């Protein structure tokens, strides 16, 4: 250089083109406890960036960025 794959809460991981973008752990608040831990309840938190297609895009297409693999 060429080809291929990946990018979603702090981390991991779901999501037929129509979801309030869900779950686990973690965090925070409350309950429970003499205290801590456990347990229970609740809250906050995300679609890499830019375009396009579409009535509607996390999902399809293009470009860029970053990561990984194969090949010369």
């Nucleotide at each position: 250089g060429g080809c291929c794959c990946c990018a979603u809460c702090g981390u991991c991981u779901a999501a037929c083109g129509g979801u309030u973008a869900g779950g686990a752990c973690a965090u925070c608040a409350g309950g429970u406890u003499c205290u801590c831990a456990u347990c229970c309840u609740g809250a906050a938190a995300a679609u890499a960036g830019g375009g396009g297609u579409u009535c509607g895009a996390u999902u399809c297409c293009c470009c860029u960025u970053g990561g990984g693999g194969c090949u010369a």